The part of an RNA shown here (large-subunit ribosomal RNA, domain IV) has 358 nucleotides and comes from a Candidatus Omnitrophota bacterium.
[in-house]
Context: one part of a larger RNA
RNA sequence: CUCUUGUUAAGGAACUCGGCAAAAUAGCCCCGUAACUUUGGGAGAAGGGGUACUUUGGAAUGUGAAGGGCACACCGGAGCAUUUCAGAGUUUCAAUAAAGUGGCCCGGGUGACUGUUUAGUAAAAACACAUCUCUCUGCAAAGUCGCAAGACGACGUAUAGGGAGUGACACCUGCCCGGUGCUGGAAGGUUAAGGAGAGAAGUUAGUGUCCCGCAAGGGAUGCAAAGCUUUGAACUGAAGCCCCAGUAAACGGCGGCCGUAACUAUAACGGUCCUAAGGUAGCGAAAUUCCUUGUGGGGUAAGUUCCCACGCGCACGAAUGGUGUAACAACUUGGGCGCUGUCUCAACAGGAGGCUCG
Numbered sequence: 001c002u003c004u005u006g007u008u009a010a011g012g013a014a015c016u017c018g019g020c021a022a023a024a025u026a027g028c029c030c031c032g033u034a035a036c037u038u039u040g041g042g043a044g045a046a047g048g049g050g051u052a053c054u055u056u057g058g059a060a061u062g063u064g065a066a067g068g069g070c071a072c073a074c075c076g077g078a079g080c081a082u083u084u085c086a087g088a089g090u091u092u093c094a095a096u097a098a099a100g101u102g103g104c105c106c107g108g109g110u111g112a113c114u115g116u117u118u119a120g121u122a123a124a125a126a127c128a129c130a131u132c133u134c135u136c137u138g139c140a141a142a143g144u145c146g147c148a149a150g151a152c153g154a155c156g157u158a159u160a161g162g163g164a165g166u167g168a169c170a171c172c173u174g175c176c177c178g179g180u181g182c183u184g185g186a187a188g189g190u191u192a193a194g195g196a197g198a199g200a201a202g203u204u205a206g207u208g209u210c211c212c213g214c215a216a217g218g219g220a221u222g223c224a225a226a227g228c229u230u231u232g233a234a235c236u237g238a239a240g241c242c243c244c245a246g247u248a249a250a251c252g253g254c255g256g257c258c259g260u261a262a263c264u265a266u267a268a269c270g271g272u273c274c275u276a277a278g279g280u281a282g283c284g285a286a287a288u289u290c291c292u293u294g295u296g297g298g299g300u301a302a303g304u305u306c307c308c309a310c311g312c313g314c315a316c317g318a319a320u321g322g323u324g325u326a327a328c329a330a331c332u333u334g335g336g337c338g339c340u341g342u343c344u345c346a347a348c349a350g351g352a353g354g355c356u357c358g
Stems, first nucleotide, its partner, number of pairs: 001353008010344002014342001019339001027051005036041001038168001052090012067075002091095001103337007110329002115127002132165006143152003169324004174254003179251002181247005188242003194236002199231005206223007255273005282316001283313001294310005
C1' cells in the first nucleotide's frame, strides 16, 4: 500500500447524481393507533411500557397424601407440577445481555393487484392478467398443421371456439364514412377463357384466253365450286373494378384569416375562405412544454428538482382509451424524523496479502 473487520471526541448528510454504503430498528407480552377506503383494509400504522434472578403473598388449572366416612360413593385438602398477578429485595453499562431478528412517516408519478421477462449488461412504467368491446364461426364450424391420408379445434356446439384491441374498479368514452379497409347491393359501364362465326387468305376439280402440235396431248396466264388448312368481325360471356349504400371499441382524421365593447387589454359578437368533420368532457410547462429555471404560491437561510395553481397545449385528449382511485411495488421522484466515519478530517486496533530479510 491492497482487501477485510472493529471502535471513535464534537458535529450529524455539511458527502454525493442520489443517504450509495454503513449505522440504527428488531423477539415476545401489554397499552395505543390517523388520513383515506373498494369497509376487506390502511396496521406490526405511528407512538409508549414491560422483559433476569431471589423471596413473600394471592389466584387459576391439573394431580391428589394423611385423616374422616353407612367404607366401590363421598368429604378432606397437605404436598407436587404448570401458568399468572401483586409487593419487597439483589446483580450488571446492559436481563429478546450471545446468535438470529422490521427503521419509520408525509407528498407526487406510473402500473390496479399475485404473476412473467432479455440463461451471460436491463425485472421495469415493458409482457401477462381478470374486465370490457368489436369481429368471424351453425358443426364435415371458423381457424391451424400437412402434398395427401389425416390431426388439432373437440369426444367441445354460440354461456362454445378462433382473431383483434383495451386492461381491476368508479365516472365516462364526443364529432367525421371524403381517403383506405370491411360488409351489403345490383340497374348501368368495363371485362377473361369459352361459345359464335360475317368475311379474308392458301390449295384446286373445272373452266376462259394465248402459244406449240395433224391429233392425242403439252405449256403459259387468268377466274374458281366443294373439301381441307390458316385466320377472323359482330354477338354472347362471371367474379372483380367503376358505381350505390352502411360501418370508427375498423386503419385513421378532428382548420385558417380579418374586424369588433365608453381607459387599456381581451373578445361573448360579426365577416370571409376551406373541410369528410374542424378536438366535446376531462386533464394540462405533464414519463408529453421547444422558448423555459414560463408566471404566482408553498416548502428552504438559499430550491434548474419537488408540490399546488394558471393556460399562448412548439406538439394532451377520450378502449392506438380520457380522468380519478383504496390496496399493492427489490419501480420512479421530492421532503422529514431517527441513525450514523457518507462527510468536516481523519485516527487507532485485529485478521489476510503485498513488500524487505531469511

Lineage of the source: Bacteria > Pseudomonadati > Candidatus Omnitrophota.